RNA sequence: CAGAAAAUAGUUUAGUGUUAGAAUACUGGCUUUGGGUGCCAGUGGUGGGAGUUAGAAUCUCCUUUUUCUGG
Numbered sequence: 001c002a003g004a005a006a007a008u009a010g011u012u013u014a015g016u017g018u019u020a021g022a023a024u025a026c027u028g029g030c031u032u033u034g035g036g037u038g039c040c041a042g043u044g045g046u047g048g049g050a051g052u053u054a055g056a057a058u059c060u061c062c063u064u065u066u067u068c069u070g071g
Stems, first nucleotide, its partner, number of pairs: 001070007010024004018054001026042005047063005
């Protein structure tokens, strides 16, 4: 330089145009003499910008970061 892939909660990830989910972590409660385990509830997220659409995590363009391949 050229091509490809990825970016979603503190972490690991699902979601192929119509209300953003799960696990784990954290907080509170119950349970226990206490801790742990277990149960219940809660907090917390779409890398950034622009466009298309009635509606975008999803489609298009640009950009940032990371990974891989070729030279």